RNAcentral holds the full RNA, with entries from SILVA. Predicted 3D model of a 512-nucleotide part of an RNA (small-subunit ribosomal RNA, 5' domain) from an uncultured Bacteroidales bacterium. Rfam family: Bacterial small subunit ribosomal RNA. Its mean pLDDT, the model's own confidence on a scale to 100, is 82.

Context: one part of a larger RNA
RNA sequence: GGAUGAACGCUAGCUACAGGCUUAACACAUGCAAGUCGAGGGGCAGCGAGAAGGAAGCUUGCUUUCUUUGUCGGCGACCGGCGCACGGGUGCGUAACGCGUAUCCAAUCUACCCUAUUCUCAGGGAUAGCCUUGCGAAAGUAAGAUUAAUACCUGAUGGUCUCACACUACCGCAUGAGGGUGUGAGUAAAGAUUCAUCGGAAUGGGAUGAGGAUGCGUCCGAUUAGCUUGACGGCGGGGUAACGGCCCACCGUGGCUACGAUCGGUAGGGGUUCUGAGAGGAAGGUCCCCCACACUGGAACUGAGACACGGUCCAGACUCCUACGGGAGGCAGCAGUGAGGAAUAUUGGUCAAUGGUCGUAAGACUGAACCAGCCAAGUAGCGUGAGGGAUGACUGCCCUAUGGGUUGUAAACCUCUUUUGUUUGGGAAUAAUUUUGUAUGUACCUUACGAAUAAGCAUCGGCUAAUUCCGUGCCAGCAGCCGCGGUAAUACGGAAGAUGCGAGCGUUAUCC
Numbered sequence: 001g002g003a004u005g006a007a008c009g010c011u012a013g014c015u016a017c018a019g020g021c022u023u024a025a026c027a028c029a030u031g032c033a034a035g036u037c038g039a040g041g042g043g044c045a046g047c048g049a050g051a052a053g054g055a056a057g058c059u060u061g062c063u064u065u066c067u068u069u070g071u072c073g074g075c076g077a078c079c080g081g082c083g084c085a086c087g088g089g090u091g092c093g094u095a096a097c098g099c100g101u102a103u104c105c106a107a108u109c110u111a112c113c114c115u116a117u118u119c120u121c122a123g124g125g126a127u128a129g130c131c132u133u134g135c136g137a138a139a140g141u142a143a144g145a146u147u148a149a150u151a152c153c154u155g156a157u158g159g160u161c162u163c164a165c166a167c168u169a170c171c172g173c174a175u176g177a178g179g180g181u182g183u184g185a186g187u188a189a190a191g192a193u194u195c196a197u198c199g200g201a202a203u204g205g206g207a208u209g210a211g212g213a214u215g216c217g218u219c220c221g222a223u224u225a226g227c228u229u230g231a232c233g234g235c236g237g238g239g240u241a242a243c244g245g246c247c248c249a250c251c252g253u254g255g256c257u258a259c260g261a262u263c264g265g266u267a268g269g270g271g272u273u274c275u276g277a278g279a280g281g282a283a284g285g286u287c288c289c290c291c292a293c294a295c296u297g298g299a300a301c302u303g304a305g306a307c308a309c310g311g312u313c314c315a316g317a318c319u320c321c322u323a324c325g326g327g328a329g330g331c332a333g334c335a336g337u338g339a340g341g342a343a344u345a346u347u348g349g350u351c352a353a354u355g356g357u358c359g360u361a362a363g364a365c366u367g368a369a370c371c372a373g374c375c376a377a378g379u380a381g382c383g384u385g386a387g388g389g390a391u392g393a394c395u396g397c398c399c400u401a402u403g404g405g406u407u408g409u410a411a412a413c414c415u416c417u418u419u420u421g422u423u424u425g426g427g428a429a430u431a432a433u434u435u436u437g438u439a440u441g442u443a444c445c446u447u448a449c450g451a452a453u454a455a456g457c458a459u460c461g462g463c464u465a466a467u468u469c470c471g472u473g474c475c476a477g478c479a480g481c482c483g484c485g486g487u488a489a490u491a492c493g494g495a496a497g498a499u500g501c502g503a504g505c506g507u508u509a510u511c512c
Stems, first nucleotide, its partner, number of pairs: 001512004006508005013382005019375002021340001026338003030335003035082003040079002043075002047073003050069008089293003098218008108210002113206008121155004131144005161186008171176001191198002219265003226256003231253004236248003268290004272283004295316005318329004346372001348371003354368001355366004385416004396406004421449002425445002430439001456501005461482003467496005477484002
């Protein structure tokens, strides 16, 4: 000098863009953050409509009212489907194939989506809800009766699907792969409907996503020198989507290490960011990619996908409820609270756009997202007026003091302008094929008023741009280094003047 997710002191006009718990992965009141589908289903608690019946008024077919009825719209709870594995948060752990880069899988899976071919036949038994009864303070739970489905089960059919065996011509770096023929065995399906469609099953291909293997790179310490028994390999099996000591039985005795094993410490990695002429050095906040985690530890279930932040089970700590028998909870989602700290924001609006889930759609949900609020915490832009104006006015300050210098064209005064400010009127784009504008009466345009509403901070001994006076008297104090102060202090405190930067300026901390 540059830089910062900064803090502190003094000061503060506007606009745009970007940013905002670096500390306690500390504890959390309250609200919201994942639902959706009635075009899968039985039903009908609530709402609306219809129908039937009764009563009243009475204009004799209208009004009011009561009851019944799932008949229709629709729909709380329930069964079922899809989603909840995305999106959002955090950086505890991890020195590791975790990440980065390159290669491989002839050792693999992939819901929804696209594409191609073929099919969608016949039956059955339950169960939730509803109803009845019981237990419990509650959370909840048990029994009985009854019922539906695109829920579940059985059978049929079936192919280029799977498995086994036999034959066969080829291909690959290898274990081997794919093709053809024959025989045997095994495995599917679901309906809805307003008749337009939407679905379901099998197989092949694509796309997307995921899994695995390997080369190289990836912090400090030798005041850490030896480490290892599923340990290293083989054979056979189990398990997995799949390879593999991943696991197991048997056999062998190996494997790593001074090119740093093991141990200890520290740490999420990268794209990138800062600095530097570069080589390097330092950092990893915001944004993007990957990983890990979800009160702490462990485990599996469901599922195409999880060993699952707002799922389940077990154990633990903590908090809460309790009728003491037993229960409930998990903000490292968005706001917000307490605590910690030098320090970090609103318990806001909208689904209008972009995107996501569900749905044929209409649409619903969406603290993702888009907006608004707070904060000079950063960057950029603009302003706080412009021109003229010398009796060089007054005040202040200084001096060699009847005088002069400086403040200083500065002011007054004259003329002008209106960014900004206030005011009048209008008023978007972003948005469309029907509908739909949160931001927003915002941006912007226009009218009027009037210099009007707007300057500070630090420094002035040298480094280092800028000096005099007064006070103080090794005191009070200053200070980044050298150093200054003991009676003439350009170094302390004040004043006047000057210098630097300017809505900021200084100080502190950290990096180059």